[in-house]
RNA sequence: CGUCCUAUGGCUUAGCUUGGCAUAGCACCGGACUUUUAAUCCGGGAAUCAUGGGUUCAAAUCCCAUUAGGAUGA
Numbered sequence: 001c002g003u004c005c006u007a008u009g010g011c012u013u014a015g016c017u018u019g020g021c022a023u024a025g026c027a028c029c030g031g032a033c034u035u036u037u038a039a040u041c042c043g044g045g046a047a048u049c050a051u052g053g054g055u056u057c058a059a060a061u062c063c064c065a066u067u068a069g070g071a072u073g074a
Stems, first nucleotide, its partner, number of pairs: 001073007010026003020057001028044005050066005
């Protein structure tokens, strides 16, 4: 220097091909149950989808550039 992969709630993660409500588990908060805790059950909040720009009625998703981490070639 080239090519490729990864980046989504506090953590892990689905969704990216086929553009159209952002998913689940753990954790957290409230409640039920329990003498209490744990377990179980019910409910709730929390992610501008790495950053910037473009295309589009509409972008996590498509295009370009950049950042960080990784693999590989010279």